Transfer RNA from a bacterium, 71 nucleotides, folded computationally.
It matches the Rfam family "tRNA". Rfam's curators write: Transfer RNA (tRNA) molecules are approximately 80 nucleotides in length.
The prediction has a mean pLDDT of 82.

RNA sequence: GGGCCUAUGGUGAAAUGGUAUCACACAUCCAUGGCAUGGAUGGAGCGCGAGUUCGAUUCUCGCUAGGUCCA
Numbered sequence: 001g002g003g004c005c006u007a008u009g010g011u012g013a014a015a016u017g018g019u020a021u022c023a024c025a026c027a028u029c030c031a032u033g034g035c036a037u038g039g040a041u042g043g044a045g046c047g048c049g050a051g052u053u054c055g056a057u058u059c060u061c062g063c064u065a066g067g068u069c070c071a
Stems, first nucleotide, its partner, number of pairs: 001070007010024004018054001026042006047063005
């Protein structure tokens, strides 16, 4: 320098263009004398910029970061 892949709450992952889902974690409450455990409720997320579209996490282009391969 070039090819390919990836980027989603605090963490790990889903989501075939139409209200972003799950698990763990976190907060509050209940149960216990207390802990563990269990139950209920709640907060928190689509890497950045443009384009296409009525509508983009999703499609296209560029950038950034990481991984991998070639030189």